TPP riboswitch aptamer (THI element) from a Pseudomonadota bacterium, 94 nucleotides, folded computationally. Its Rfam family is "TPP riboswitch aptamer (THI element)". The family has 115 seed sequences and 16,130 matches in Rfam 15.1. Gene Ontology term of the family: thiamine pyrophosphate binding. The organism belongs to Pseudomonadota, within Bacteria. It was read from a public genome assembly, where an Rfam model found it.
This record gives sequence, C1' cells and structure tokens, in this order.
RNA sequence: UGACUUGGCUGGGGGUGCCCGCGUUGCGGGCUGAGAGACACCCUUUGAACCUGAUCCGGAUCGUGCCGGCGUAGGGAAGCGCGUAACCCCCCCG
Repeated sequence: UGACUUGGCUGGGGGUGCCCGCGUUGCGGGCUGAGAGACACCCUUUGAACCUGAUCCGGAUCGUGCCGGCGUAGGGAAGCGCGUAACCCCCCCG
C1' cells in the first nucleotide's frame, strides 16, 4: 500500500398493503415481498430502502405498487478505519 471489503463498528433512515371468514377497536386463513409491527427486515450518498408525482398509465388478478412503465423525474439517511493474506521500502544479523 492493501485483496478480503457490496465487509466491520457506531450512528442514522424506512415500510407495513390487498383478499376471504368470524364471535369485527380484534383474531384466523390466503396473496406478493427481505420485511405486511418484527428485540425482525431492508437501506445509508457508489443512495430504486423509502417518499412525491399518484385518486397516474398499460397489463394481469378474487383483489392489491401483483407486474411493467413513469425513472440517466424530483426528494431521500454518514461518519470512522480495527484485523489479516500478499506486495513494496528501510535497518540489523547470518
């Protein structure tokens, strides 16, 4: 110097919809999903985590951001750098 490292640590950000049934402020089952209130999960500027546009457009579905478009649109939460392989340089000893 530095693969490992799209890692680690600390902090921070974010979402929670749809369908069915029932004894309906709730519970149970089903769909998608990482996650549908989880001591969880995802994302953190190299930022489609998430929000806005959007009561948007097209397709599918019992239904829903279910899929695609919109989207090199607008926003969106960050700092630190321990350890090791390997390589390079300098010094000492044989």